RNA sequence: UCUGGUUGAUCCUGCCGGAGGUCACUGCUAUUGGAGUCCGACUAAGCCAUGCGAGUCGACUGGUUCUUCGGAACCAGGGCGAACGGCUCAGUAACACGUGGGUAAUCUACCCUCAGGACGGGGAUAAUCCCGGGAAACUGGGAAUAAUACCCGAUAGGUGGAGUGGUCUGGAAGGAUACUCCGCCCAAAGGCUCCGGCGCCUGAGGAUGAGCCUGCGUCCGAUUAGGUUGUUGGCGGUGUAAUGGACCACCAAGCCUAAGAUCGGUACGGGCACUGAGAGGUGGAGCCCGGAGAUGGGGACUGAGACACGGCCCCAGGCCCUACGGGGCGCAGCAGGCGCGAAAACUCCGCAAUACGCGCAAGCGUGACGGGGGGACUCCAAGUGCGCCUACGUUUUUAGUAGGUGCUUUUGCAGAGUGUAAAAAGCUCUGCGAAUAAGGGCUGGGUAAGACCGGUGCCAGCCGCCGCGGUAACACCGGCAGCUCAAGUGGUGACCACUAUUAUUGGGCCUAAAGCGUCCGUAGCCGGCCCAGUAAGUCCUUGGGUAAAUCCUGCCCCUUAAGGGUAGGAAUUCUGAGGAUACUGCUGGGCUUGGGGUCGAGAGAGGUCGGAGGUACUUCGGGGGUAGCGGUGAAAUGCUAUAAUCCCCGAGGGACCACCAGUGGCGAAGGCGUCCGACUAGAGCGAGCCCGACGGUGAGGGACGAAAGCCAGGGGAGCGAACGGGAUUAGAUACCCCGGUAGUCCUGGCCGUAAACGCUGCGGGCUAGGUGUUGCAUGCUCCAUGAGGGCAUGCAGUGCCGAAGAGAAGUUGAUAAGCCCGCCGCCUGGGAAGUAUUACCGCAAGGUAGAAACUUAAAGGAAUUGGCGGGGGAGCACCACAAGGGGUGAAGUCUGCGGUUUAAUUGGAUUCAACGCCGGAAAUCUCACUGGGGGAGACGGCAGGAUGAAGGCCAAGCUUACGACUUUGCCGGACGAGCCGAGAGGAGGUGCAUGGCCGUCGUCAGCUCGUACCGUGAGGCGUCCUGUUAAGUCAGGCAACGAGCGAGACCCGCGCCCCUAGUUGUCAGUAACCCUCUGCGGAGGGUUAGACCCUCUAGGGGGACCGCUGGCGCUAAGCCAGAGGAAGGAGCGAGCGACGGUAGGUCAGUAUGCCCCGAAUCCCCCAGGCUACACGCGGACUGCAAUGGCUAGGACAAAGGGUUCCGACUCCGAAAGGAGGAGGAAAUCCCAAAACCUAGUCGUAGUUCGGAUUGUGGGUUGAAAUUCACCCACAUGAAGCCGGAAUCCCUAGUAAUCGCGUGUCACUAUCGCGCGGUGAAUACGUCCCUGCUCCUUGCACACACCGCCCGUC
Repeated sequence: UCUGGUUGAUCCUGCCGGAGGUCACUGCUAUUGGAGUCCGACUAAGCCAUGCGAGUCGACUGGUUCUUCGGAACCAGGGCGAACGGCUCAGUAACACGUGGGUAAUCUACCCUCAGGACGGGGAUAAUCCCGGGAAACUGGGAAUAAUACCCGAUAGGUGGAGUGGUCUGGAAGGAUACUCCGCCCAAAGGCUCCGGCGCCUGAGGAUGAGCCUGCGUCCGAUUAGGUUGUUGGCGGUGUAAUGGACCACCAAGCCUAAGAUCGGUACGGGCACUGAGAGGUGGAGCCCGGAGAUGGGGACUGAGACACGGCCCCAGGCCCUACGGGGCGCAGCAGGCGCGAAAACUCCGCAAUACGCGCAAGCGUGACGGGGGGACUCCAAGUGCGCCUACGUUUUUAGUAGGUGCUUUUGCAGAGUGUAAAAAGCUCUGCGAAUAAGGGCUGGGUAAGACCGGUGCCAGCCGCCGCGGUAACACCGGCAGCUCAAGUGGUGACCACUAUUAUUGGGCCUAAAGCGUCCGUAGCCGGCCCAGUAAGUCCUUGGGUAAAUCCUGCCCCUUAAGGGUAGGAAUUCUGAGGAUACUGCUGGGCUUGGGGUCGAGAGAGGUCGGAGGUACUUCGGGGGUAGCGGUGAAAUGCUAUAAUCCCCGAGGGACCACCAGUGGCGAAGGCGUCCGACUAGAGCGAGCCCGACGGUGAGGGACGAAAGCCAGGGGAGCGAACGGGAUUAGAUACCCCGGUAGUCCUGGCCGUAAACGCUGCGGGCUAGGUGUUGCAUGCUCCAUGAGGGCAUGCAGUGCCGAAGAGAAGUUGAUAAGCCCGCCGCCUGGGAAGUAUUACCGCAAGGUAGAAACUUAAAGGAAUUGGCGGGGGAGCACCACAAGGGGUGAAGUCUGCGGUUUAAUUGGAUUCAACGCCGGAAAUCUCACUGGGGGAGACGGCAGGAUGAAGGCCAAGCUUACGACUUUGCCGGACGAGCCGAGAGGAGGUGCAUGGCCGUCGUCAGCUCGUACCGUGAGGCGUCCUGUUAAGUCAGGCAACGAGCGAGACCCGCGCCCCUAGUUGUCAGUAACCCUCUGCGGAGGGUUAGACCCUCUAGGGGGACCGCUGGCGCUAAGCCAGAGGAAGGAGCGAGCGACGGUAGGUCAGUAUGCCCCGAAUCCCCCAGGCUACACGCGGACUGCAAUGGCUAGGACAAAGGGUUCCGACUCCGAAAGGAGGAGGAAAUCCCAAAACCUAGUCGUAGUUCGGAUUGUGGGUUGAAAUUCACCCACAUGAAGCCGGAAUCCCUAGUAAUCGCGUGUCACUAUCGCGCGGUGAAUACGUCCCUGCUCCUUGCACACACCGCCCGUC
C1' cells in the first nucleotide's frame, strides 16, 4: 500500500475472492539446545476406582507403654490453625466488577504502641477402669481424676437512659471528655519454663482484613411500552457488628419509565491479549486483583472471621457396603480412569529453595511450591560442512553428477571433573569421526517459478476467485526441471486488518441501495447584535490516585537471543486546590437586521355553500320523408316496413363547461377552469408605523391526501371493468366492431395508497451573467386620453441558455446536484421478499412496521463502438422495383445433386457465395471405391545359413490361372524378412493445427494514420453539415490541419485523324504478258514488273478539357440545354478487388505440423464400379411451328488452331468415310460459316411441325466399344399445340437470334472460354418489394435478432 472477478471495450457503484497477523485442530515431515505466566478453558459445573492434598504445640493437663533413665512413642482433654493456600467459571446485566468517595451507621483473632491489672473460692468431665448394645458405622450405663477446660464472688471496667458544665476534633456533633443518679453486663491463668523467656485480663490507639452506603462507567433486542402492592414514603418496633421495607404493625398513595422502565436473550467483571497508523473492532483460557461456586437446593452451629470444597443437619438425584436392622460417599485440589469430543501430559521426585500453619526454639506438616518426564504448543538460537584434483557434461563461467584427497569438529559418540535435595542439562578438559541431521507447499492469472516430456480426452480430475479438461492441456495424473519458506511447511475453522463495505476521525441518498405523499406541531437538537455578572462546559498549573505483572526507554545478567534484574516513563479516564474568561451555558439589561403585527392599493381555475346559464348528447311527443342505416383495413354481429338513419318543432333528463388557454395563475401536497353572490384562507408589493429573538427543524403524535375500492341513501344522459355477441387468429379468455352491469355524478362515512416524480426533505447565508414571462411598486416617454402603448429600475414568482464549481457520466449550474451552517428521514451486494411470523389499523380489500433459512458472483448506473429494429431522414442498384424484351417452372433429351439401391455405386462442395462445380466430357488408365491375385522392409540387432541362403527348373497336386505354394529331385554358390527396432510410401485423418491460392461481402465507397484539440476513460474529432458526384468525387462551412490505402488516374482493346514502315499484306494509277468476251473503241479476270494512293498490319503522335455559348447554382463545385465534333460530360469494353470479415472452400494440385497404417490404409495387375433407378431438385439443349419447315441456287466474317498435326486437290463410296496426296512449324498453306438473299413447295394438321425411342446395315478411334463411345444411311416417329404457384436475365451494337473457333481430347461437346453476323422494345424514374452506403434514434443484443429472454409441460 494494493490486487483478480460484471463489459466487445470504458468509467463508476458494489460485493465476492487473494496477499498480512493471531488462536485452535489437522496432513506430510523432523537433528539439537535455551526460555515460557503453555497443555481437559471451548463439548459434559458429566461421573469417578486407588494414593496423597492440614496440621501442630510435652514451655497447658491427665494417662498408658517402652527406656540406654537423657528421653521417646501413643491415647485423651486443652490452645491455635483448619474462613488461608489450591481448583473452576455454572450462576450473575447486579453496587457483581472498575474507578472516585462516604461510614457523624460498623466489626477486626493473631501483630505493634501506651496505661493499668491478674484477689478469694467452687463443682465437673475425657482418656483410664468395670458392665453393656450393634454385622459394621458407632453407641449406652456406672466409678475415679487434672488443667492455660468450666463456674461463683470481688475490684477495675464497659454499656443504656436522664441531667449539668466547659473543653477538643470536625465542613457539620448525634462524637470524645468530666461529674451526678438509675438500670444492665459484670475481667484475668500469679499458669508453664530448659530461668533466657513464653503466656493471661482490662482500656485507649495503630496496623491489617472485612461489612454497608454512594457519584460515574458497564452487551443485544421496541417483532418487549408500560412496570410495581413491601410496591414508594412516614410513625413505632424486630433484627444486626452496623444503616435500611431487611422484616413486622399502622397510616398515606405513591415510585420507575422513550436519557428505554419492565420483559426476553447472551455473558463472571477488570488489569490486560490479538489486530490496527490511529480511532476502533474482537476476545477475556493461562498470570494478577475482585466476585461467585464446591453433585442440585435449603439451613443453622462453632468462631474474631463461615452459613464453611477435603465440618454438621435436612430434602433431591446418583453410587457403594450390609447380617436388611442400618450405615457410608461427593477430585470445579495433585496424579489417574471412564464418558464426551476435532481437541489437551506422569497414578514421577523433594520439602533443598520461596511461602504458609503450629511451636520459645529445634522442628514438624504442606500434590502451595520447587524440580524432573511427555507434547514442534509459542518465542529465541545453532547445525545438517568447507577447500582442492580427476572424469562426465557445457559455447565460457556458474550450478550439477561420480570418484579421489585434504581441513574443521558446532552438534554427535565415549571418558573425567564440576553442577543438583538426588539426577539430568549446562560448563571445563581428553579421545573418535564428515561422520549422526531436510522437508513441506507451489510453478495459467492474481503470485515468485515450465509455452518441457509422457498419459488422459468435458472422462478421470483440479480450482479460495477468475477459470482449466471435448486428441497438440505451461491449469488433471506421473517424470524431469524450477520457485518459495525451512525444522518446519500446507489445509480447515474463528478473529482483526485489508474495508473510507457502518464512515467520530472518515461515506452516501436526481438516474447505481437510499428524501417519509404533503403540511402542522410535542420532546429533543440548534439559535441574531451589544453590555455587565457568574465560572457549569472549556483551557492552564499543581497535589492525590490510576496495585503488581503487561507496554516504552536506559543500564545490567544469562556465550547471543528469547528471557530475567534494576531504575525511570507512560497508563488520556477519576478527584482536591489555585488560576484564565475568547467561545458555549446560566442570570440581568438593551437593540432591530430574523420573525410577527397594523395600514394601503392591486393579482389569482385557492377552499366551502347557494343561485343562474350554455352547447352537445340522449329519450319521448308531433310533423316531413323512404329503404336502408351503422360500422371497419375489409366485414359481420346490431338497428330498420310496428317506418329506422336523415330534416324541422316541442318537452324531459343527467353529465360536462369548447373558443378565451399561455413551459400563464393559485394552492403545503393531492389538486383547482361557464357566470353571479355569500362566507373563508394564504401569498406578493408598498409604508421614516408597532412588538422586540417571540426563531429553525422536528423522534413520537395529529390533519389533509388522485384514481380505484368498500358501507348507506339518492341519481344514471354519455362513457364503460365484468359479461354477451361479431370479427381477426394456429388459438385470441386481447388489440378492432355492436351492445352492456358495477362504476363514473350527489350526500354522509371508510380506505390511506400511486412512476403521490423535479424519481431532487425543510430553513438560512454566500458565489458571473444573458434572455423570456406573471404580480406589485417607482421613474421616464408616446398618445386616438382608454382599466391605453413603450422603456428602465426594485422586490416576489415562473421558464430557457450558460461561467466558475460540482459530478461516474448523463447533466446541474442563484428555483444548485456549487461553497457553508442547523435539524429530520433513509441506505449498506443480488435473490428469497416487501414474502413469513408477530403487533397495530381497516367492514372487507388490504395497509403500516418487517425477518430468516437457503441460494448466488455478480446484480446494477452512466457513457462508448458496433450490430439490429415490422424507428426516422438522405442517397443508390435491372445479382431491386416500375416500363418493357426474352426465358425457367409443363414435355423429351443431356448434365450435376439429393435419395434409394448396390460387393462398390470413392470422396469433396449445400442460401445468395453447392448442384455442365473440383477445368470432373471416368470404356482400360485416370481411381482414391468393390472383388481377386501378386510385389516390396534403406540401416541395425537377434535367431538361421557351406550339414547349402537368395534365386531358377521337370513332373504331380492345389488353383479360374501361375514353381505363388506343397511333394520329390536337379541347378546354383552367399547371403538372409523368421523375430525385434527403424524406414520408403500413403488420393489415410484433421481446411477447427497451417502456408499458398481462390470464392464472397464488393457492379460497394469505404478503411486508416501523424500532429493538434475534446473526453477521467473506452473513444471522439478529422470522416460532420450544405450543395454536388459513379465515387470520403469536388466545393463552401467547421478544432482541425495534413497524409496514406482504396475511388480516380494508369495499362490493354475498340471508335476519328496524322506520321513512320511495306512482306507473307494491298492494287488506285503505270508498263508488259496470258486467257475470255467483243459492237473492235474496249471491258473483265489473271500473272509479272512496279508502287505504297487506299485497305490492312503494328509502332508513334494528335484528339475531349464542361474547353466555348446560354440557363440554374453562391461569382463555387457542378448540373441542364446548345454549337462544333469521329466521339460529350467516366466515349464504350476489359484488366486492376482497400482495411478487414466470413474458424467460407481446398490436407483429393502441390507444400506442411500432429495423429494413424506400415507387410498393410504402401506398390503393381485383372475384372467390376463411379454410367445403377419407384422418385425429388438445379442448369442447359431441342421443340411445340408459317417472322416457319423442306428442296434448289447465290453472298458476306472475326477470332483462333495446326507436325503422333491441319490437310488443299484427285479418285472410290448414297453418306459417314476410305485410298493417294500438293502446300504449311504459318499476315504465305490448310481447317472454313450460318442466320441472310432468290425461286419453288407445304396451308394450320400432332402436320413435309417435333424429333425422343427402337430395329437393321455401315463407318471411325482404340489392345479393347457387352456393361459404357461417336458418326452415317434406311426404317420407326414418343411426349409436346407455349407451360400453376413461383422465379431468372437484360437499358444498345445490349437483349434476342445465327453460326464459327478453341480448351479438354486416341475417339467423344447440348459444357467452359472466346469470335464475329443479323439486330430490337422500354425507362431517362422511384425507394413500394429485395438489398447496399451515410446521418440520426431506441436497445436488457456483443456468439451481435438465426440475438436475448419469459411462462407452461